[in-house]
RNA sequence: AUAAUUCUUUGAGGGUAGGUGAAAUUCCUCACCGGCGGUAAAGCCCGCAAACGUUGUAAAUCUUCAUACAGCGCCGAGCAAGUUAAAUUCUUGCGCCGACAGUAAAGUCUGGAUAGGAAAAGGAUGUU
Numbered sequence: 001a002u003a004a005u006u007c008u009u010u011g012a013g014g015g016u017a018g019g020u021g022a023a024a025u026u027c028c029u030c031a032c033c034g035g036c037g038g039u040a041a042a043g044c045c046c047g048c049a050a051a052c053g054u055u056g057u058a059a060a061u062c063u064u065c066a067u068a069c070a071g072c073g074c075c076g077a078g079c080a081a082g083u084u085a086a087a088u089u090c091u092u093g094c095g096c097c098g099a100c101a102g103u104a105a106a107g108u109c110u111g112g113a114u115a116g117g118a119a120a121a122g123g124a125u126g127u128u
Base pairs, nucleotide, nucleotide: 001127002126004125005124006123007122008121009120010119015030017029018028019027031108032107033098034097035048036047037046038045043096044095052073053072054071055070056069057068058067078094079093080092081091082090100111101110102109
């Protein structure tokens, strides 16, 4: 310096606002928030994760449910002008988006979740 293996730690933010109503932090008005990698610094460019759906395998006599592992599907939203060698990333302006379950219809409340996780940092073994 480094293919690989392995361990540890870290790893998501946001309404005590007003209105209507029997009832809404869910509707309307206003306010607020933005995981990880790439790339000129990105919620809305490319990719990943979670969530949701589904298939297979495992233990079981069978079925169903649940669990673990692996795979597949699904997975939101941006334009204009300016600067620049380079920006849908910066600046200015105007916009837009946000899993599932619950409940007066939820990005912000409650819950699965003291979960899971992209990935980041550090250590060990090993190779050259």